Record summary
The RNA shown here (transfer RNA) has 73 nucleotides and comes from Dictyota dichotoma. NCBI's taxonomy places the organism under Eukaryota, Ochrophyta, Phaeophyceae, Dictyotales, Dictyota. RNAcentral holds the sequence, with entries from ENA. Its Rfam family is "tRNA". The family's RNA type in Rfam is transfer RNA. Its mean pLDDT, the model's own confidence on a scale to 100, is 83.
[in-house]
RNA sequence: AACGGGGUAGUUCAGUGGUUAGAGCGUUGGGAUCAUACCCCAAAAGUCGGGGGUUCGAAUCCCUUUUCCGUUA
Numbered sequence: 001a002a003c004g005g006g007g008u009a010g011u012u013c014a015g016u017g018g019u020u021a022g023a024g025c026g027u028u029g030g031g032a033u034c035a036u037a038c039c040c041c042a043a044a045a046g047u048c049g050g051g052g053g054u055u056c057g058a059a060u061c062c063c064u065u066u067u068c069c070g071u072u073a
Base pairs, nucleotide, nucleotide: 001072002071003070004069005068006067007066010025011024012023013022018056027043028042029041030040031039049065050064051063052062053061
């Protein structure tokens, strides 16, 4: 420098144009237990990396930008 793949909750990830953006782990509260862990119930936590465009409607499609990983030179 060229090309490819990623950035979505604290963390690891799912979500290929429409219904409320979800799951595991973690955190908090409650239950259960003599007690702790396991287990059960509930809750909190999201400018979907930034900006622009297409569309009635965008996490999703297009452009640009930033950052991480990989391949090639």